Small-subunit ribosomal RNA, 5' domain from an uncultured prokaryote, 526 nucleotides, folded computationally.
Context: one part of a larger RNA
RNA sequence: GAUUGAACGCUGGCGGCAUGCUUAACACAUGCAAGUCGAACGGUAACAGGUCCUUCGGGAUGCUGACGAGUGGCGGACGGGGGAGUAACGCGUGGGAAUCUGCCCACUAGUGGGGGAUAACCCGAGGAAACUCGGACUAAUACCGCAUGUGCCCUACGGGGCAAAGGGAGGGGGAUCUUCGGACCUGGCGCUGAUGGAUGAGCCCGCGUCGGAUUAGCUAGUUGGUAGGGUAAUGGCCUACCAAGGCGACGAUCCGUAGCUGGUCUGAGAGGAUGAUCAGCCACACUGGGACUGAGACACGGCCCAGACUCCUACGGGAGGCAGCAGUGGGGAAUAUUGGACAAUGGGCGCAAGCCUGAUCCAGCAAUGCCGCGUGUGUGAAGAAGGCCUGAGGGUUGUAAAGCACUUUUCUGAGGGAAGAAAUGGUUGUGGUUAAUACCCACAACAAUUGACGGUACCUCAAGAAUAAGCACCGGCUAACUCCGUGCCAGCAGCCGCGGUAAUACGGAGGGUGCAAGCGUUAAUC
Numbered sequence: 001g002a003u004u005g006a007a008c009g010c011u012g013g014c015g016g017c018a019u020g021c022u023u024a025a026c027a028c029a030u031g032c033a034a035g036u037c038g039a040a041c042g043g044u045a046a047c048a049g050g051u052c053c054u055u056c057g058g059g060a061u062g063c064u065g066a067c068g069a070g071u072g073g074c075g076g077a078c079g080g081g082g083g084a085g086u087a088a089c090g091c092g093u094g095g096g097a098a099u100c101u102g103c104c105c106a107c108u109a110g111u112g113g114g115g116g117a118u119a120a121c122c123c124g125a126g127g128a129a130a131c132u133c134g135g136a137c138u139a140a141u142a143c144c145g146c147a148u149g150u151g152c153c154c155u156a157c158g159g160g161g162c163a164a165a166g167g168g169a170g171g172g173g174g175a176u177c178u179u180c181g182g183a184c185c186u187g188g189c190g191c192u193g194a195u196g197g198a199u200g201a202g203c204c205c206g207c208g209u210c211g212g213a214u215u216a217g218c219u220a221g222u223u224g225g226u227a228g229g230g231u232a233a234u235g236g237c238c239u240a241c242c243a244a245g246g247c248g249a250c251g252a253u254c255c256g257u258a259g260c261u262g263g264u265c266u267g268a269g270a271g272g273a274u275g276a277u278c279a280g281c282c283a284c285a286c287u288g289g290g291a292c293u294g295a296g297a298c299a300c301g302g303c304c305c306a307g308a309c310u311c312c313u314a315c316g317g318g319a320g321g322c323a324g325c326a327g328u329g330g331g332g333a334a335u336a337u338u339g340g341a342c343a344a345u346g347g348g349c350g351c352a353a354g355c356c357u358g359a360u361c362c363a364g365c366a367a368u369g370c371c372g373c374g375u376g377u378g379u380g381a382a383g384a385a386g387g388c389c390u391g392a393g394g395g396u397u398g399u400a401a402a403g404c405a406c407u408u409u410u411c412u413g414a415g416g417g418a419a420g421a422a423a424u425g426g427u428u429g430u431g432g433u434u435a436a437u438a439c440c441c442a443c444a445a446c447a448a449u450u451g452a453c454g455g456u457a458c459c460u461c462a463a464g465a466a467u468a469a470g471c472a473c474c475g476g477c478u479a480a481c482u483c484c485g486u487g488c489c490a491g492c493a494g495c496c497g498c499g500g501u502a503a504u505a506c507g508g509a510g511g512g513u514g515c516a517a518g519c520g521u522u523a524a525u526c
Base pairs, nucleotide, nucleotide: 001526002525003524004523006522007521008520009519010518013373014372015371016370017369018368019366020365021331026329027328028327030326031325032324035074036073037072040071041070043067044066047065048064049063050061051060052059053058081284083282090209091208092207093206094205095204096203099201100200104197105196106195108193109192110191111190112146114144115143122135123134124133125132126131151162152161153160154159168189171186172185173184176183177182210256211255212254217247218246219245222244223243224242225241226240227239228238229237259281260280261279262278263274264273265272266271286307287306288305289304290303309320310319311318312317337363339362340361341360345359346357347356348355349354376406377405378404379403386397387396388395389394415460416459417458427445428444429443430442431441432440470515471514472513473512474511475496476495477494481510482509483508484507485506491498492497
């Protein structure tokens, strides 16, 4: 000199854009943060409507819109968080072969025929509660067989073994049939098997990746082989047997420290330091262990066991996990609101409408940082008054102020106007599909809409200099000097050093210098 997620002191007008617990991975009150689908299913707790009855109080009826609880599907493995652990194939980079991959895309073959249950509801029982048990009934895109079957495995090439599904629900419909439910046709959505792709993930290897030798030896599943098991898959990953290997001064082992990277800061560079925000990867979710389900987890807001802690209890037994967003206590020099909205972007579910979304977008707080703007402009010598200095003449503060002019009014405050961020979705028409003018898909047109921020940005009207300057320093380094007070005292100080009676170095004043809504100090890095 540059820099910071900074803090402290004094001061403080506005806006834009960023950033904001670096400490206790300490403990957490309260609310919210993951649901959705009735176009899978049996149904009907609440609400609204319809119908029927009525003693006019009301009652009945799933009939309709819808839908609590339940069965079922998909999603809760994403998104969000903090960095404890980890010196490791964890990360970075470059390769590899023995693998899986829901939803998505392309292509292909199908979607035949049966069965038995179970929740909800009802009845009963236990319990303080959490909840649990028994009986009877019922549905499915829930569950289980059969058929078919290109796929996989074995093969003595004759063959053998294993393994599918939901004829599903809904939209529309001319003729024909009809038990009036529908059959049948049709387009879209599903389901099963096969192949390929895309995406994502698992595994292996070369090289690189902090300090300590006052850590020199380490290792028995250890190193390799054979056989088997296990896995989606290779492999001591695991087991049995056999051999006795493997690593190490090119630093093994042990100890300490640490998430890694793109980057960031600094520097001419080489390098040094660092890893906040943003992005990629990893590991973690009260502590330790374990598996289940699933395409995917050994799963932050799932399950089981053990432990510590907290809470409820009728003492028998139960409940919980903010390193999600806010917020509280504590720790600390120190770090914000228990805000608004799903309008946009994105995600989950759904045919869709839509619902959910503390992701996200916004607002609030903080000079924490960067950038921009303002605090007036011109004129004005009687060089006013006052202050300070003085050699008492004057000098300086100083064109500074006052005064005058402003056809100056950014900002601030009041009034008026007023965007963009909006694309969709709905209706109609045309084309495609089709038996079809339905439905569905694509395109076009018309009309009326959808904004949290917010009456915000921006524009504009009127008035009036009105609403707006501080901080540090002045001995040398280092830009800037005098007086008074003090008298090795009080004090200053980054280094050299000042102060013991004329202190430009302490304290005050006047003056000056430097930065400026900031200025200094402290800490830290180059």